Annotation:
Small-subunit ribosomal RNA, central domain from Candidatus Iainarchaeum sp., 354 nucleotides, folded computationally.
[in-house]
Context: one part of a larger RNA
RNA sequence: UUGGGCCUAGAACAUCCGUAGCCUGUUUAGUGUGUUCUUUGUGAAAUUGACAAGCUUAACUUGUUGAAUUGCAGAGAAUACUACUUGACUAGAGGCCGGGAGACGUAAGUGGUAUUUUAUGGGUAGCGGUGAAAUGUGAUAAUCCAUAGAGGACCACCAGUAGCGAAGGCGACUUACGAGAACGGACCUGACGGUGAGGGAUGAAAGCUGGGGGAGCGACCCGGAUUAGAUACCCGGUUAGUCCUAGCUGUAAACGUUGCAGACUAGGUGUCCCGUUAAUCUUGGAUUUGCGGGGUGCCGUAGGGAAGCCGUUAAGUCUGCUGCCUGAGGAGUAUAGUCGCAAGGCUGAAACUU
Numbered sequence: 001u002u003g004g005g006c007c008u009a010g011a012a013c014a015u016c017c018g019u020a021g022c023c024u025g026u027u028u029a030g031u032g033u034g035u036u037c038u039u040u041g042u043g044a045a046a047u048u049g050a051c052a053a054g055c056u057u058a059a060c061u062u063g064u065u066g067a068a069u070u071g072c073a074g075a076g077a078a079u080a081c082u083a084c085u086u087g088a089c090u091a092g093a094g095g096c097c098g099g100g101a102g103a104c105g106u107a108a109g110u111g112g113u114a115u116u117u118u119a120u121g122g123g124u125a126g127c128g129g130u131g132a133a134a135u136g137u138g139a140u141a142a143u144c145c146a147u148a149g150a151g152g153a154c155c156a157c158c159a160g161u162a163g164c165g166a167a168g169g170c171g172a173c174u175u176a177c178g179a180g181a182a183c184g185g186a187c188c189u190g191a192c193g194g195u196g197a198g199g200g201a202u203g204a205a206a207g208c209u210g211g212g213g214g215a216g217c218g219a220c221c222c223g224g225a226u227u228a229g230a231u232a233c234c235c236g237g238u239u240a241g242u243c244c245u246a247g248c249u250g251u252a253a254a255c256g257u258u259g260c261a262g263a264c265u266a267g268g269u270g271u272c273c274c275g276u277u278a279a280u281c282u283u284g285g286a287u288u289u290g291c292g293g294g295g296u297g298c299c300g301u302a303g304g305g306a307a308g309c310c311g312u313u314a315a316g317u318c319u320g321c322u323g324c325c326u327g328a329g330g331a332g333u334a335u336a337g338u339c340g341c342a343a344g345g346c347u348g349a350a351a352c353u354u
Base pairs, nucleotide, nucleotide: 004325005324006323007308008307012322014202015201016200017199021195022194023193025089026088027087029085030084031083034081035078036077037076038075039074040073041072042071048066049065050064051063052062053061054060092192093189094188095187096185097184098183104178105177106176107175108174109173110172111155112154116150117149118148119147120146121145122144126137127136163170164169207248208247209246210245211244212243216242217241221237222236223235224234259321260320261319262318263317264316267299268298269297270296271295272294273293274292275291276290278288279287280286281285303310304309327354328353329352336347337346338345339344
């Protein structure tokens, strides 16, 4: 190795693109690379089978003759599969066209409520906060009400196991630019495909650098309480930060804790998008019924599973490719390398203990 695994026990890279590699639709002809068969040469000796011989016998040794040495090289033959060359095809893939769906991205503009604050007017003694309080705030007129202005952030209801995106993620409105998917047509190309070591790009929040901005919230910090204590939970303040811009960082329970692609294997029932069918109507269109395709949920058969559960969106049955795991702790530590401004990231042990 034959012959293990990766939802929850150890183990699917955060996600995608893609180089090498590996794997790869249908078919014609050729070559005969791999492959198969025949044959020739070679494949030391020892070893080993048989038969003899020599030590008093045996072990042992020697001789003769086989076997094996699964290999290599040459020649001949076969051509299903593989490979290469050549021609063709359309079921994979891509392109084109059409009308729809969408919080998909980027940029600009416009708007809305609320909080805060400023000014003016009204108004007077408390307000605020809590389990109860206090700190705090208020006769320099607060809280409250009205009007007007400023500024920053955000986008209630609609809102939905609804949608879009590779993931992170995306939610006021309008416009411009850009991207992807689904459906329908079957017009074009004609295997152009799958995966993907290295590599590249993107990557929440927090954090870092330069420059802006700063309403609310708010690590740190300062007070007030609570308490035996209270470096907390509760309350009053408040700095970084949160926001914008240009860079860096590269990590998350980055989770469906489930890699990607393809094929096959009962159904039922919601919902979103497209197409189609039929019915109704206030005939612009809308609503409803059935069917087909694609997405997204729930239940469930066979089957699987240690069970929970999964079950055409598989964790079922197979195929291709990649990544990863091998008792617990030490430890995601030390060391070395590399990346980073730093914080740190990536790669990643051992002694020892059990």